[in-house]
RNA sequence: GGGGCUGUAGCUGAGUGGUAGAGCGUCAGCUUGGCAUGCGGAAAGUCCCAGGUUCAAUCCCCGGCAUCUCCA
Numbered sequence: 001g002g003g004g005c006u007g008u009a010g011c012u013g014a015g016u017g018g019u020a021g022a023g024c025g026u027c028a029g030c031u032u033g034g035c036a037u038g039c040g041g042a043a044a045g046u047c048c049c050a051g052g053u054u055c056a057a058u059c060c061c062c063g064g065c066a067u068c069u070c071c072a
Base pairs, nucleotide, nucleotide: 001071002070003069004068006066007065010024011023012022018055026042027041029039030038048064049063051061052060
């Protein structure tokens, strides 16, 4: 320098045109003499950035950025 994958909550990670769900974690409540476990609940996401298509974009298209990887 060129090709490819990936980018979604603190971490892992599903989804796929109609405003995003889960596990772990965090917070407080119940349970305990106390902790752990358990039970029910809450908060936390401008879906990497910018532009385009569309009535509508996390999803499709173009261009960037970053990680990983292959070739040179």